This is a predicted structure of a 78-nucleotide RNA (c-di-GMP-I riboswitch aptamer) from a marine sediment metagenome.
[in-house]
RNA sequence: GAUAAAGGCAAACUUACUGAAAAGUAAGGGCGCAAAGCUAAGGGCCUAAAGCAUAAGCCAGGGCAGCCGGCUACCGAA
Numbered sequence: 001g002a003u004a005a006a007g008g009c010a011a012a013c014u015u016a017c018u019g020a021a022a023a024g025u026a027a028g029g030g031c032g033c034a035a036a037g038c039u040a041a042g043g044g045c046c047u048a049a050a051g052c053a054u055a056a057g058c059c060a061g062g063g064c065a066g067c068c069g070g071c072u073a074c075c076g077a078a
Base pairs, nucleotide, nucleotide: 001075008033009032013028014027015026016025017024018023031066037071038070039069042068043067044064045063046062051058052057
C1' cells in the first nucleotide's frame, strides 16, 4: 500500500458439543481484514460460579487480540 500477482483468514447467523456465564471448539456461511498471523505477565473491555455482603451489589484463580499496544511476516507500482 496500487484498478498488480500468488494466496490467506472468516463477522453476523444456523446446527452440534463444552461452560454458571462471558465465551470457546467443529461444520456450514461470508460482513469484512495488508497482518483479522502470534502474544492475556502492557493498557482496556466482558462475565461473576464459588466467596463476601444483605443494600442496589463487590470480586478473577474465568474470558476477549475482528479494542489499542508489542513481536513476526508474502508481494513490490508510486